[in-house]
Predicted 3D model of a 75-nucleotide RNA (c-di-GMP-I riboswitch aptamer) from a soil metagenome.

RNA sequence: AAAAGGCAAACCAUCCGUGAGGAUGGGGCGCAAAGCCAUGGGUCCCAAGUCCCCAGGGAUCGCCAGGCUGCCGAA
Repeated sequence: AAAAGGCAAACCAUCCGUGAGGAUGGGGCGCAAAGCCAUGGGUCCCAAGUCCCCAGGGAUCGCCAGGCUGCCGAA
C1' cells in the first nucleotide's frame, strides 16, 4: 500500500443517575488500536467550607501520556 473486517461523533428515542455522565436502539463525524486499564496529568460533576489551610467521592480512555493486548503483511 492493498484485502477481510471492526469501532461509532454529533443528533434523536427510551431508561438509569442530584449531576458530570452511562446503557440500549437508530445514526455516521471520524478512528490503525476510537480494544481494555482511572496509573500520572488535564477537564467536568457532587459534597464540605463561607477567613485561610488541608482533604473526600464520582465522571471522562473519541483530552494527553503510560501499561497490557490485537487484524493484514508491499516495504
Its mean pLDDT, the model's own confidence on a scale to 100, is 84.